[in-house]
RNA sequence: GACGACGAUGCGGGAGAGACCGGGACGGCCCGACAGAGGCCGCCCGGCGCCGACGGAGCAACCGCCCCGGAAACUCUCAGGCACCAGAACCGUGUCGUCGGG
Numbered sequence: 001g002a003c004g005a006c007g008a009u010g011c012g013g014g015a016g017a018g019a020c021c022g023g024g025a026c027g028g029c030c031c032g033a034c035a036g037a038g039g040c041c042g043c044c045c046g047g048c049g050c051c052g053a054c055g056g057a058g059c060a061a062c063c064g065c066c067c068c069g070g071a072a073a074c075u076c077u078c079a080g081g082c083a084c085c086a087g088a089a090c091c092g093u094g095u096c097g098u099c100g101g102g
Base pairs, nucleotide, nucleotide: 003100004099005098006097007096008095009094010093011092012091013090018048020047021046022045023044024043026042027041028040029039030038049082050081051080055078056076057075058074062070063069064068
């Protein structure tokens, strides 16, 4: 110097499931006779239906083994999510750090 493992970080890719229903003395915008109803977005509350690849939990092939531990993309959905955006396990790649054997 190269290689491998782990961690952090930048970039790229990255699925699934209601643009659901009802309500609100809430906020913004639009229209308007500045009356008032309505529409859209956001937020809050309630309801039913669904998703799992952030997190969490359970079982377990398997691994280690003195006691006992580790352990999934499986399972469950508490949280989270169900147009776009965002997030996203995982994969690729760059950089930095630590460790390792030769």